The RNA shown here (Bacterial RNase P class A) has 378 nucleotides and comes from a Candidatus Krumholzibacteriia bacterium. RNAcentral holds the sequence, with entries from ENA. A source record names the gene rnpB. It matches the Rfam family "Bacterial RNase P class A". The family's RNA type in Rfam is ribozyme. The prediction has a mean pLDDT of 77.

C1' cells in the first nucleotide's frame, strides 16, 4: 500500500433571524389573544419478532390438543436473550458459524443418474482350485456348471478406512494402526475428555419429515382500564288540571278516594358526545466502589431525562469542523516518499416518540483502536 477481523463510542459546535409544543409567570380590550422564562426524540424511535410489567376478563383439580424451545454451567423480573465452558464445521489467519435432545419405539422418503438405494447390486471387470463335457503337440486350451463386492463406472450417499498376510480370485477371512460398539479405570459441578481391556463390524441418511421424549405457554392490549358527565330520544319514580264523595244553597277552595292518557314540573340511573385520568420518577441515568473470568449484581453518592392526541420537536444566514477529488505550495529525505499549509468547489447518513421496560432483527455516516494475512522500500 492493499485485502479483511474484531471492538468501543459519536451521530457535526456556537451565533443571529423567524416559527412549533406542553408547563410555569406576567399583561389582558377576557379573544385560550400577547409578552417573557424552562423544557422539547433515537441508536435505531423502525419492524412489531420474542420475553415482561400494568390492566381488564377467564380460570377447582387433571388430561387432550395446539404452538413454542431443544449441548452444559451461569445471570436475569422473565426471554427464543446474554455470559463461560464441550463438541462439530467453515477460513492460511485475525475470526466466524451451528433447531447441538431420539434414527439398534413405528411410520415415511431418498429426485435424477445407476446393474443395484436398504438386511442391496455382476454393468465394466477379476478367477477357473472343486465338478462335467471336448480338443490337445500332453504344456495346456475352449465351454458348461459356477465363484467373486478387490479394480472401474454412477451417485449428495454403494453396507467401515489404509496397509500386509492369505486366496484360483477375493473377502474382517486372519493381523496392525484408525474409525465404530460395549465395558472398566481416572480427572471435569456438568457437557465431555484421557487411558485401558474386549468385540470382527453388528447400527447408510434424512425428525426446521410425521413421531417420541424433557421443559414452557389462559386470552386480549393504554383504541387495557377508572372517574366525571351536557343536548336529543327512551327507561324508572314522585307531583298534578279535569272525575266521584265530603264541607257548603251555588262558586272559588280545601279534604279523601280512583282511573287513564298525554301535556307539564322535578328526581333517579344508564349510556353517547365532552373532559379528566391512567402518562411518565422507572427492573431510571452518570460516577466511585466491593464480588464475579464475564453475563452481571452489593454499597455510596450525584442527577431528573419529551409526554403531545391528529399529533410541537422545524427553517433559514453566517462562521468553524469533518470528509472527498483538484489546484497551488512549505520542511525532512540520496531515492521511494513522508509531515504539514492555503484556495475554491462538492458532500455532511439512516430516520421521526404515541403506556413503559429488557433484548433480537433490519435501515445507515464518518472517524478511531486492536489484531490477521499478502506484496513493495529503507
Nucleotide at each position: 500500500g492493499g485485502a479483511g477481523u474484531u471492538g468501543a463510542g459519536c451521530a457535526g459546535a456556537c451565533g443571529g433571524c423567524c416559527g412549533c409544543g406542553u408547563g410555569c409567570g406576567g399583561c389582558u380590550u377576557c379573544g385560550c389573544g400577547c409578552c417573557g422564562c424552562c423544557c422539547g426524540a433515537g441508536g435505531a424511535a423502525a419492524g412489531u419478532c420474542c420475553g415482561a410489567g400494568c390492566a381488564c376478563c377467564g380460570c377447582a383439580g387433571g388430561g387432550c390438543a395446539a404452538g413454542a424451545u431443544g449441548c452444559u454451567g451461569g445471570a436475569u423480573a422473565a426471554c427464543g436473550u446474554c455470559c463461560a465452558g464441550g463438541g462439530g464445521g467453515a477460513g492460511c489467519g485475525a475470526u466466524c458459524c451451528c433447531a447441538c435432545g431420539g434414527a439398534a419405539a413405528g411410520u415415511g422418503c431418498c429426485a435424477c443418474a445407476g446393474a443395484g438405494a436398504a438386511c442391496a447390486g455382476a454393468c465394466c471387470g477379476c478367477c477357473u482350485a472343486a465338478g462335467c463335457g471336448g480338443a490337445u503337440u500332453c504344456g495346456u486350451c475352449c465351454g458348461c456348471c459356477g465363484g467373486c463386492a478387490a479394480g472401474g463406472g454412477u451417485g449428495a450417499a454403494a453396507c467401515g478406512g489404509u496397509g500386509g498376510g492369505g486366496u484360483a480370485a477375493g473377502a474382517g477371512c486372519c493381523c496392525a494402526c484408525c474409525g465404530c460398539c460395549u465395558c472398566u479405570u481416572c480427572g471435569g459441578u456438568g457437557a465431555c475428555g484421557a487411558a485401558g481391556a474386549g468385540g470382527g463390524c453388528a447400527c447408510g441418511g434424512u425428525a426446521a419429515a410425521c413421531c417420541c421424549c424433557a421443559u414452557c405457554u389462559g386470552g386480549u392490549g393504554c383504541a387495557a382500564g377508572a372517574c366525571c358527565a351536557a343536548a336529543u330520544a327512551g327507561g324508572g319514580g314522585a307531583g298534578g288540571a279535569u272525575g266521584c264523595g265530603g264541607c257548603g244553597g251555588c262558586c272559588c277552595g280545601u279534604c279523601g278516594c280512583g282511573u287513564u292518557a298525554c301535556a307539564c314540573u322535578c328526581c333517579c340511573g344508564g349510556g353517547u358526545a365532552g373532559g379528566u385520568u391512567g402518562c411518565u420518577g422507572g427492573a431510571g441515568c452518570g460516577c466511585c466502589u466491593g464480588g464475579g473470568u464475564a453475563a452481571c449484581u452489593g454499597g455510596g453518592c450525584g442527577c431528573c431525562u419529551a409526554g403531545a392526541c391528529a399529533a410541537a420537536u422545524g427553517g433559514u444566514c453566517g462562521u468553524c469542523g469533518c470528509c472527498g477529488a483538484c489546484g497551488c505550495u512549505g520542511c525532512c529525505g540520496c531515492g521511494a516518499g513522508g509531515c504539514g499549509g492555503c484556495g475554491g468547489c462538492g458532500g455532511u447518513a439512516c430516520a421521526g416518540a404515541a403506556c413503559u421496560c429488557g433484548g433480537c432483527u433490519u435501515a445507515u455516516g464518518a472517524g478511531c483502536a486492536a489484531c490477521u494475512c499478502c506484496g513493495g522500500c529503507u